[in-house]
Predicted 3D model of a 1517-nucleotide RNA (small-subunit ribosomal RNA) from an uncultured prokaryote. Its mean pLDDT, the model's own confidence on a scale to 100, is 85. It matches the Rfam family "Bacterial small subunit ribosomal RNA".
RNA sequence: AGAGUUUGAUCCUGGCUCAGAACGAACGCUGGCGGAGUGCCUCAUACAUGCAAGUCGUACGCGAAAGUCGCCUUCGGGUGGCGAGUAGAGUGGCGCACGGGUGAGUAACGCGUGGGUAAUCUACCCUCAGGUUCGGGACAACUCUGGGAAACUGGAGCUAAUACUGGAUAAGACUACAGGGCCCCCGGACUCAGCAGCCAAAGGUGGCCUCUUCUUGAAAGCUAUCGCCUGUGGAUGAGCCCGCGUCCCAUUAGCUAGUUGGUGAGGUAACAGCUCACCAAGGCUUCGAUGGGUAGCUGGUCUGAGAGGAUGAUCAGCCACACUGGAACUGAGACACGGUCCAGACUCCUACGGGAGGCAGCAGUAGGGAAUCUUGCUCAAUGGGCGCAAGCCUGAAGCAGCAACUCCGCGUGAGGGAUGAAGGCCCUCGGGUCGUAAACCUCUGUCGGGAGGGAAGAACGGGCCGUAGGUCAAUACCUUGCGGCUUUGACGGUACCUCCAAAGGAAGGACCGGCUAACUCCGUGCCAGCAGCCGCGGUAAUACGGAGGGUCCAAGCGUUGUUCGGAAUCAUUGGGCGUAAAGCGGGUGUAGGCGGCUUGGUAAGUUGAUUGUGAAAUCCCUGGGCUCAACCCAGGAACUGCAAUCAAAACUGCUUCGCUAGAGUCUCGGAGAGGGUGGCGGAAUUCCCGGUGUAGGGGUGAAAUCCGUAGAUAUCUGGAGGAACACCAGUGGCGAAGGCGGCCUCCUGGACGGCGACUGACGCUCAGACCCGAAAGUGUGGGGAGCAAACAGGAUUAGAUACCCUGGGUAGUCCACACCGUAAACUUUGGGUGCUCGACGUCGCGGGUAUUGACCCCUGCGGUGUCCAAGCUAACGCAAGAAGCACCCCGCCUGGGGAGUACGGUCGCAAGACUAAAACUCAAAGGAAUUGACGGGGGCCCGCACAAGCGGUGGAGCAUGUGGUUUAAUUCGAAGCAACGCGCAGAACCUUACCUGGGUUUGACAUCCACGGAAUCUCUUGGAAACUCGGAAGUGCCUUCGGGAACCGUGAGACAGGUGCUGCAUGGCUGUCGUCAGCUCGUGUCGUGAGGUGUUGGGUUAAGUCCCGCAACGAGCGCAACCCCUACCAUUAGUUGCCAUCAGUUCGGCUGGGCACUCUAAUGGGACUGCCGGUGUUAAACCGGAGGAAGGUGGGGACGACGUCAAGUCCUCAUGGCCUUUAUAUCCAGGGCUACUCACGUGCUACAAUGGCCGGUACAGAGGGUCGCGAACCCGCGAGGGGAAGCUAAUCCCACAAAGCCGGCCUCAGUUCGGAUUGGAGUCUGCAAUUCGACUCCAUGAAGGCGGAAUCGCUAGUAAUCGGAGAUCAGCACGCUCCGGUGAAUACGUUCCCGGGCCUUGUACACACCGCCCGUCACACCAUGAAAGCUGGUUGAACCAGAAGCCAAUGACCCAACCGCAAGGAGGGAGUCGUCCAAGGUAUGGCUGGUGACUGGGGUGAAGUCGUAACAAGGUA
Repeated sequence: AGAGUUUGAUCCUGGCUCAGAACGAACGCUGGCGGAGUGCCUCAUACAUGCAAGUCGUACGCGAAAGUCGCCUUCGGGUGGCGAGUAGAGUGGCGCACGGGUGAGUAACGCGUGGGUAAUCUACCCUCAGGUUCGGGACAACUCUGGGAAACUGGAGCUAAUACUGGAUAAGACUACAGGGCCCCCGGACUCAGCAGCCAAAGGUGGCCUCUUCUUGAAAGCUAUCGCCUGUGGAUGAGCCCGCGUCCCAUUAGCUAGUUGGUGAGGUAACAGCUCACCAAGGCUUCGAUGGGUAGCUGGUCUGAGAGGAUGAUCAGCCACACUGGAACUGAGACACGGUCCAGACUCCUACGGGAGGCAGCAGUAGGGAAUCUUGCUCAAUGGGCGCAAGCCUGAAGCAGCAACUCCGCGUGAGGGAUGAAGGCCCUCGGGUCGUAAACCUCUGUCGGGAGGGAAGAACGGGCCGUAGGUCAAUACCUUGCGGCUUUGACGGUACCUCCAAAGGAAGGACCGGCUAACUCCGUGCCAGCAGCCGCGGUAAUACGGAGGGUCCAAGCGUUGUUCGGAAUCAUUGGGCGUAAAGCGGGUGUAGGCGGCUUGGUAAGUUGAUUGUGAAAUCCCUGGGCUCAACCCAGGAACUGCAAUCAAAACUGCUUCGCUAGAGUCUCGGAGAGGGUGGCGGAAUUCCCGGUGUAGGGGUGAAAUCCGUAGAUAUCUGGAGGAACACCAGUGGCGAAGGCGGCCUCCUGGACGGCGACUGACGCUCAGACCCGAAAGUGUGGGGAGCAAACAGGAUUAGAUACCCUGGGUAGUCCACACCGUAAACUUUGGGUGCUCGACGUCGCGGGUAUUGACCCCUGCGGUGUCCAAGCUAACGCAAGAAGCACCCCGCCUGGGGAGUACGGUCGCAAGACUAAAACUCAAAGGAAUUGACGGGGGCCCGCACAAGCGGUGGAGCAUGUGGUUUAAUUCGAAGCAACGCGCAGAACCUUACCUGGGUUUGACAUCCACGGAAUCUCUUGGAAACUCGGAAGUGCCUUCGGGAACCGUGAGACAGGUGCUGCAUGGCUGUCGUCAGCUCGUGUCGUGAGGUGUUGGGUUAAGUCCCGCAACGAGCGCAACCCCUACCAUUAGUUGCCAUCAGUUCGGCUGGGCACUCUAAUGGGACUGCCGGUGUUAAACCGGAGGAAGGUGGGGACGACGUCAAGUCCUCAUGGCCUUUAUAUCCAGGGCUACUCACGUGCUACAAUGGCCGGUACAGAGGGUCGCGAACCCGCGAGGGGAAGCUAAUCCCACAAAGCCGGCCUCAGUUCGGAUUGGAGUCUGCAAUUCGACUCCAUGAAGGCGGAAUCGCUAGUAAUCGGAGAUCAGCACGCUCCGGUGAAUACGUUCCCGGGCCUUGUACACACCGCCCGUCACACCAUGAAAGCUGGUUGAACCAGAAGCCAAUGACCCAACCGCAAGGAGGGAGUCGUCCAAGGUAUGGCUGGUGACUGGGGUGAAGUCGUAACAAGGUA
């Protein structure tokens, strides 16, 4: 620090996801040791049991027992001493308000921070000053006696005090009055002296007799000490007040009657409506009151570069709470966790009358929960309470226990060791890997185990001794300091150290497709499963499961959850708004924000310095202590904050003197569909009256509905009425926007230009607010010509609730008034100001020059446009009217869907508008641009593509292939073009893969081993054959003499075999687009990039063929050419070919001879737009011509670019994987592939006279032939048979070519056409023609009279037509391939159909239009709205009620202290009553949850239904 994911690819926007760190965690697997920490986050749920707050005898009174010792005894016991002034309870003092727990409540002066208290208190402690006097009466305990189950309690009597209480004294405090000084925040504080009033106390203990009295010694007294009282100051702690900060919701906008203030009174430690009476009517709030939700706050913690974000366990500070609610008492302090009273709920006890209780203390239990520990030890240390002290108490604390919960440290061994062991896994079978890993050898000894030793934490304090002070009359007592001795350890015999033995006891978890480090095999087969995102799995899965191997961590490793980060994805640092989400439809303007030049002042902001504070801990730095570390300790820094003081005065603010550049006013001028009002005008449509006139009109793609002989349409005159204003008219004008268009009048707004004058910052923006606001729509009333939703009719269509038509038509459109308040209200671009190159238009006004004048030209300001530089932008684009560079203000955005929806609220008559979520769901949704593909887009151009022609197919019969059906099997493949006379260049057996049946199992075939035999030939049994039984003949070749090679048989196992599957695992081969003209690369260049350019453009071509131009220049694969055949010529050669000349001849090139010609077959030549003319850009090229056998590629063939179709083929062959192995292999016989209602393709033969038949007669080319072609000749009507010459072929044979030509017959008929079918008889091939061959002869003589819709081929030696040959092959050809003979017609042309090429355009397509995609319906699931209601929670206001308690009143009853001789009084109390008030109750609202028949839409879901809305002009933009 980034990465993955939208696309075919790209850039951007944008969300989702991951890698990091952290945790009081939990879960899964695993687990050796130690140290330091941490450990109910949930039910503030309920709690059994034990413990957690007591202490003081130096405040006070009382006062046991057991036991033991003694005495007495009636032997039952009694009594005394010790136990013991002990235990114990009581009075009294101090403490119990600390410590410990929890976070329910609380959005608050609760907390944090900084201040104030001149408005306060503070026990114990410290300091200082002073005092501590004289009396009195009670009450507990105790004794006696009652009540009660208990808890507890009544009565009588006795008693002490540091308990209670009266008096004295009063420096001082307090109160009142009147003064002085000083300070001051102006309220008052402090202080000085005066006068008056008022208020105290308690003693305990130790010691000593110096003084007085009694004289062992005591008392008074003195002294020491601990207390007590009054006051001053301090320290500590607390109360109250204030500034600032402190979560979310505006779908919470108004709240408030003690409310805000005043006066008086009460009250408090203290200010205060804190409380009350009266008076006034205030107070808070958009800088968010009130209400609702959530939450203890902080230091800190986690994260982050930081700013921030999240959090508030442990530790520390503050607050709140203590079963729930209320209340007070005591006290220095509480409204009190382990106190009291009352009410409530719950639990327990009960004798039913009544009582008791509060773990959110430490342990522990139940429950809840994913989840959180021992009913431990000790007060040794630290700290707290009490005490003079010893000491006691202390679940605070210190320790231990449990838990890998976290962090840190250590170990599970180290070195050597290659035959690279065995084994596992993989394998191309060679090997590789686990792997120096192990074994084995040599060592070491951490942890754990055993044995021994063994700390620190201990300092106090006490006691004793010594010593030096203080106090005192005192060497006493007491007290202080120092020294010595002595005493105290829960942890714990722990840490640590030493020794002993022994590698011995100690490694797992996750992951391995990309992100992300790590790969193979097997299993599985869209199954099982995985998954954080993208996504894996449908038979070769590095993604599932297992294994081997590897990677990363390691006593842990993963998963889940949560937080921050990455996320600049809420953007202060640090984002955006033309098209991605996002500018309010427009304006006026309030609050607010921002604001020109200048003088002086001020010091709020700002800046600097200083001071205080910012607790400690934490973080950071340095150093130190545990062996290190974690951890701990010390010091420093820091705590970015707040406050105070001083200073500065540039900037901002405030104030002030001025200014004119911003803004505004006056004046002059012209422009304008700016707005409103009233009137006027003509054209047109329609309607009405009338005239002329006659059969149609209208409408459409074509029609029809419709109008018209009752006279339409057309045309002419007149009239009525409503609405809109042609031309002018213009990216012209005006307006804030919406919008505004005939002419005139009146009223009225704004902008602009010119000259000056004036005001003096008066400005800009604008949340709320207010106003305007197209069309449609609404209300009331008018109006209504045309147009026209709805509706109707006619068409179209599968349907057509649409598109089209109607001289059908209602609202509406128009006017007036009133609503609505929305639009793609768009420049999809808020307003204002300033700045930043140019060019060219146009509108308004002005200036200059010029002219007779109007123009033109130059120029200023203001508008409105086009193009462009810089710059910006993701790109497209914007570019002075910015989307550039800056500033100010407002509005808005934060993934898609759900949804601009629900609920709530506001507005509206309604329609609806504004405001505006969530659950759930997806991994995208988007923008711009690129390359393709596509379009019922466009342009250009090709092709037998159409057209023009010729001949066919589709109808018939037959042949052949296919589908289908059938079958035991009808083997398999091929499937639009590009499957279907295709694989098959030839199924009777074989082929053959299929079926039935019969056999074989190392096999029909290959290699290896052993044994036997040569091989081979022949006879023979059984059998359908395969196979099998038996017999005979036969002894070969090489040899190193062992044997070996080939072949046959037998046997064992390795293995063979498979036309079994997968062409979607493959190679090879092939088809197709398409012989279409295309497809690419290097360098350069343009672009952020995909990509572009080149290859586009202008011409031209069959062609990306060539030329020209050009940021391109070149090149490659294709095209063309090179190759073959053919057309002409030449050369060479001359048999088997040829024969011009010569000779012979049986008249046949037959022979001699010859090689001229034909021909053969090899080599060359020839044609290149080379030449001429024209056109064209002086080009390429085209047109015409000449010459030439051939002319513009002469004709034909071979040749097929990058690629497409997962095209075809595993059944040609090869091959991975899978399957099979007495069978899916192999052998054999027979059958089948030949079936047959039907459908299709490809053909043959025909339907006839351009013909058929008969006779005669002419002319090819190219092939084939020895397992062959087979002549002559003979036989047969014929197929053919016999025969055998010749030929291994320019020699012989197949082999007569046929159409043609000549002559004859037939005469339009199902025929002398046609030949199917069938009967009979034959021939040939073959082991064999029954299923199932071909051919021949005789007889038979079917359909068929030129073929519907539709459709195919062909542009010249072509179509058509005619025959010939060959491959395959024993035989079988209408098929296929090749060969020649005869030999046409037509092409105007490119509108249309099909296919293709190039350019361009649109796109929501990219599996690419056979694409994409929308909505209803049906089904399943999910969340949600509404709903008669039902049921919780919370809260308001009203009323009733009123426990305990404080306060007030009363107090006839009661009472020790004081007064009084007494009576009585003072004073106090019980009781009663009143205000306030908790629970509770009644009735009624608000808010918020749960649930709810029925119902609404929404979302999601491989293959449902209906249509086709959108994307191309998407077929109606």